[in-house]
RNA sequence: AGAUAGAGGUUGCGUUUUUCAUCAGUAGGCUGCCGGAUGUUUCAGGUACAGAAGAAAGCAGAGGAAAGGGGAAGACGCCGAAAAGAUAUGGCGCCUGACGUUAUGUUUUUGGGCAUAUGGUGAAGAACCAUAUGACUGUCAUCUUGAGGGGGACACAUCAGGAUGGGGAGCUAUCU
Numbered sequence: 001a002g003a004u005a006g007a008g009g010u011u012g013c014g015u016u017u018u019u020c021a022u023c024a025g026u027a028g029g030c031u032g033c034c035g036g037a038u039g040u041u042u043c044a045g046g047u048a049c050a051g052a053a054g055a056a057a058g059c060a061g062a063g064g065a066a067a068g069g070g071g072a073a074g075a076c077g078c079c080g081a082a083a084a085g086a087u088a089u090g091g092c093g094c095c096u097g098a099c100g101u102u103a104u105g106u107u108u109u110u111g112g113g114c115a116u117a118u119g120g121u122g123a124a125g126a127a128c129c130a131u132a133u134g135a136c137u138g139u140c141a142u143c144u145u146g147a148g149g150g151g152g153a154c155a156c157a158u159c160a161g162g163a164u165g166g167g168g169a170g171c172u173a174u175c176u
Stems, first nucleotide, its partner, number of pairs: 001176006009079001012078009030061004038050003042098005082110012111137002114134008139166009149156001
């Protein structure tokens, strides 16, 4: 240097299924009243369509969701597991641009989960993401304390602990 295998755990990580609540008595559709010319789930332009046989907005009534996000249980794949940012290309949102979303590639950052604060996403006081701080945990290095094996001491393998520090491009084992 390469190959193979392996270990982190207050809920390790991801995917998926079932279920529960939330979203929400909300959106959209229907009916009635009002309204009187625009409207078409983000913005601009375009196209097409709806509209005086009454558009949008508003009020009321009877009915009334879903997706995304989350909790629990199970299954599966795993230990850069994975996540986030930037960027390129393609798909989708009627067309173009912005924007959103999604897939793939490249690249940067993060060892892991937890708590708190701030900011962001979010319907949300849920949850997630980023940053900072704190202790914890795992691992290695250095220093150190104790135990310890066989002979006296020193040194040392090994075991348990303490302090400081490092980063997953790491750590451990085996092989070449």

Description: The RNA shown here (Lysine riboswitch aptamer) has 176 nucleotides and comes from a mouse gut metagenome. The RNAcentral record of the sequence draws on MGnify. Its mean pLDDT, the model's own confidence on a scale to 100, is 77. It matches the Rfam family "Lysine riboswitch aptamer". Rfam describes the family as follows. Riboswitches are metabolite binding domains within certain messenger RNAs that serve as precision sensors for their corresponding targets. Allosteric rearrangement of mRNA structure is mediated by ligand binding, and this results in modulation of gene expression. This family includes riboswitches that sense lysine in a number of genes involved in lysine metabolism, including lysC.